């Protein structure tokens, strides 16, 4: 330098035939239980979906450019 794949919550991921409010586990916070802690149960908080632009009535999803990461080729 070229090619492929990936970027969604504090962490790990789902959602990529465009369509109501972006979902789950762990973490975190509160409550119940306990002499107390842990475990268990219940409830709750948390993401401008990497950035910018475009297509569309409507974009996490499609298109372009850029940034970053992994792998391969040279």
């Nucleotide at each position: 330098g070229c090619g492929u794949u990936c970027u969604u919550a504090g962490c790990u991921u789902a959602g990529u035939g465009g369509g109501u409010u972006a979902a789950a586990g762990c973490u975190c916070c509160g409550c119940u239980c306990u002499c107390a802690u842990a475990a268990a149960g219940c409830g709750g908080u948390g993401a401008u979906c990497c950035u910018c632009g475009g297509u569309c009535c409507g974009a996490g999803u499609c298109c372009g450019a850029g940034a970053g990461a992994a792998c391969g080729c040279a």